[in-house]
RNA sequence: CUCAGUCAAAAGCACACUGGCCGAAAGGUCAGGUCGCAAAGUCACCGGUCUAAGGGGGAUACCCUAUGACAGCGGGACCGCCGGC
Numbered sequence: 001c002u003c004a005g006u007c008a009a010a011a012g013c014a015c016a017c018u019g020g021c022c023g024a025a026a027g028g029u030c031a032g033g034u035c036g037c038a039a040a041g042u043c044a045c046c047g048g049u050c051u052a053a054g055g056g057g058g059a060u061a062c063c064c065u066a067u068g069a070c071a072g073c074g075g076g077a078c079c080g081c082c083g084g085c
Stems, first nucleotide, its partner, number of pairs: 005082001007084001012037002017032006035072001041078003045075003048070003054065004
């Protein structure tokens, strides 16, 4: 330095839930919280999933649709702690 790994050590993040704000919603963000995570760091490139304001269809009920969203759904790309074993 590289690869694998987490029996260690030092760190880190923060599910659900609650409250505030943004949003049509999905969801995001801030604070609390701590289920878990060896990338639960970043990226919407691929698949998948969620929502449907707007648009389209319908007598209605409702249905279709992403330009919206999810990185803690999977793949992929990039960066990264330890070097004790």
The RNA shown here (c-di-GMP-I riboswitch aptamer) has 85 nucleotides and comes from a Pseudomonadota bacterium. The source organism's lineage runs through Bacteria, Pseudomonadati and Pseudomonadota. The coordinates come from a structure-prediction model, not an experiment, and the mean pLDDT is 85.